[in-house]
The prediction has a mean pLDDT of 80.
This is a predicted structure of a 74-nucleotide RNA (transfer RNA) from a Candidatus Spechtbacteria bacterium.
The organism belongs to Candidatus Spechtiibacteriota, within Bacteria.
């Protein structure tokens, strides 16, 4: 330098034939339960879906640069 793939909640991740208002675990938090931890239950809080543009009547999601990161080739 050249190819492929990855980018979504604090971590690991699903969500694609484009449609209403983004999700589960674990982890926070507050309660219940214990003398008191844990463990389990129950309810919350947390996201501008990597950025900029683009297509559409609507984009996590298609198209196109850029950024990061990983594997290969050179």
């Nucleotide at each position: 330098g050249g190819g492929c793939g990855u980018g979504u909640a604090g971590c690991u991740c699903a969500g694609u034939u484009g449609g209403u208002a983004a999700g589960a675990g674990c982890a926070c938090g507050u309660c219940a339960c214990u003398g008191a931890u844990a463990a389990u239950g129950a309810c919350g809080g947390g996201g501008u879906c990597c950025u900029u543009g683009g297509u559409u009547c609507g984009a996590c999601u298609c198209c196109a640069a850029g950024c990061a990161c990983g594997c290969c080739c050179a």